[in-house]
Overview
Model confidence (mean pLDDT): 75 of 100. This is a predicted structure of a 370-nucleotide RNA (Bacterial RNase P class A) from a Balneolales bacterium. Its Rfam family is "Bacterial RNase P class A". Rfam classes the family as a ribozyme.

RNA sequence: AGGCCAUGACGGGUAAUCGCUCCCCGAUUUUCGGGGUGAGGAAAGUCCGAACACCAACCAGUACCGUGCUUCCUAACGGGAAGUCUUCGGCUAAAACCGGAGGAGAAAGUGCCACAGAAAAUAUACCGCCCGGUAAUGCUUGUCAUUUCGGGUAAGGGUGAAAUGGCGGGGUAAGAGCCCACCGCGCCGGUGGUGACAUCGGUGGCAGGGUAAACCUCACGGGGUGCAAGACCAAGCAGACAGUAUGUACCACUGGUUACGACGCUGUCGGGUAGGUUGCAAGACCCCGAUAGUGAUAUCGGGGCCAGAUAAAUGAUUACCACCCGGUUUUCCCGGGACACAGAAUUCGGCUUAUAGUCAUGGCCUGCUU
Numbered sequence: 001a002g003g004c005c006a007u008g009a010c011g012g013g014u015a016a017u018c019g020c021u022c023c024c025c026g027a028u029u030u031u032c033g034g035g036g037u038g039a040g041g042a043a044a045g046u047c048c049g050a051a052c053a054c055c056a057a058c059c060a061g062u063a064c065c066g067u068g069c070u071u072c073c074u075a076a077c078g079g080g081a082a083g084u085c086u087u088c089g090g091c092u093a094a095a096a097c098c099g100g101a102g103g104a105g106a107a108a109g110u111g112c113c114a115c116a117g118a119a120a121a122u123a124u125a126c127c128g129c130c131c132g133g134u135a136a137u138g139c140u141u142g143u144c145a146u147u148u149c150g151g152g153u154a155a156g157g158g159u160g161a162a163a164u165g166g167c168g169g170g171g172u173a174a175g176a177g178c179c180c181a182c183c184g185c186g187c188c189g190g191u192g193g194u195g196a197c198a199u200c201g202g203u204g205g206c207a208g209g210g211u212a213a214a215c216c217u218c219a220c221g222g223g224g225u226g227c228a229a230g231a232c233c234a235a236g237c238a239g240a241c242a243g244u245a246u247g248u249a250c251c252a253c254u255g256g257u258u259a260c261g262a263c264g265c266u267g268u269c270g271g272g273u274a275g276g277u278u279g280c281a282a283g284a285c286c287c288c289g290a291u292a293g294u295g296a297u298a299u300c301g302g303g304g305c306c307a308g309a310u311a312a313a314u315g316a317u318u319a320c321c322a323c324c325c326g327g328u329u330u331u332c333c334c335g336g337g338a339c340a341c342a343g344a345a346u347u348c349g350g351c352u353u354a355u356a357g358u359c360a361u362g363g364c365c366u367g368c369u370u
Stems, first nucleotide, its partner, number of pairs: 001366010012321007020038001022036006040341001044352002047350005052226004056258007064222005069083005084103007104217002109215002111211003126157002128153006135147004139142001165183002168180003184206001185204008230278004239269006247260002285304008323337005
C1' cells in the first nucleotide's frame, strides 16, 4: 500500500418543476387556491415476550407444552449485562490474555447404543503374556519347541465415536489400587464470594461408559382467540329445524364458589349487507445533560411532537454539491460511473435474516521499503 473477515455507525444533501396521501385555512364548494406534513435500520421473517380487546368473575387440580450455570436488569421474555465452569481456536516455551460455542439431573428407575469387535454394561479372554499336566509329536534330548487340556491375567495388541480411573514406581509366575507417590473422583470440614464457584486440609482404593431434541426426576412458567380483536351509526333481510337447567371460557379435561339464565342461550341450514365512524397515533415515545452503577439500566432536569393510507399515498425529472474511477505534480479543471437491502397497515420490547458504498476498531493474508 492492497485485499479478506468480524463488530459498530451512517444509509446521500440542497433547490426548481410535475404528481400523490393526510391535516389546516379560504373560496366561486362533488372542485379550485394557499400553507404544512409524509417509511426503515431492518418497516422483512412472524420466531419469542407484552400492552390492549373479547370469551360472566375467580380459585384449585390433572394432562400437555415451554424454559433450565449464577447474580442482576426489565412491564415481560426463550431478550440483555456482569460473572462462573467446560470445551475449541489464536498468541506463547508455557501461561496470562483475546475470541467462538455450550450449561439442571445419567451414583432414583426403565429403555436404547448401527457397523466392527471376544465383550457395548450383571462386563468380557480373540490375539498375546504366565503357571501346571505321569497328554501327544519333533530332534538338536533340553530349565527345548509346537500342539492340546486345565487354570491365572485387562499390563500389551487388535475393533470401535466410546472398552470399566491416568501416569510412574514397588510387587508378582505373569498381572492387577494388590501396595505407594502425584493427578482425578466421592465424602467430611475450614476459608473467600450474595451466588454459580474457587481454594486449602482430612478421609475413602474408588461407587462413576454414552444418550434426557428417549421415557423420566426436580424447579419455574403457561386459559383461549387476535385490531378481520372489539364498540357505535346507517342500510338491508325470512325464517326453519335441533339442543338447552346435566347451561354460560370459543379445539384438552375435572372439581369448587359467586353471578346470570327461557321474550334467553347454543348449533346447523337458509336470508340480508360488502358502507361509515371509532379502536388509531402523547407513547413501557424521541433528543440532550447531570447523578448512581463495572454494566445492562434506573432516577432527575430541560427540550420536542414524529406517517396514518384502506386496494392502499410517501414518486419522477433536471441542476449543483458530496462519493468512486481515470486524465494532470497539486489547487483548479475535464471525462466517466455507482447509489444496496427493502418498503408502514393496532402498538411496543427483543431475536434472526438481507444490505451497494463510506467511516471507525480489531484480526488475518500478500507485496514493497527500512